[in-house]
RNA sequence: CCGCCAUAUGGGGAUGGGGUCCCCCGAAAUCGCCGAAUUGGCUGAUGACUCCUGCCGCCAA
Numbered sequence: 001c002c003g004c005c006a007u008a009u010g011g012g013g014a015u016g017g018g019g020u021c022c023c024c025c026g027a028a029a030u031c032g033c034c035g036a037a038u039u040g041g042c043u044g045a046u047g048a049c050u051c052c053u054g055c056c057g058c059c060a061a
Base pairs, nucleotide, nucleotide: 010025011024012023013022016052017051018050019049020048021047032042033041034040
């Protein structure tokens, strides 16, 4: 100087964190829905199951 191999035990799945499972991503994967549009409207803390916290409403003291 040239060639080959490895760097995924990594990153991500519309609002915080934990556990299990599933799926996607070699630089991308990913960033909800409605509405022609906004200083508009609607749903959800999960991709699925579940726990904690936060938020909203109701009841009781």
Model confidence (mean pLDDT): 75 of 100.
This is a predicted structure of a 61-nucleotide RNA (Fluoride riboswitch aptamer (crcB RNA motif)) from Methylocapsa sp.
The sequence was found by an Rfam model in a public genome assembly.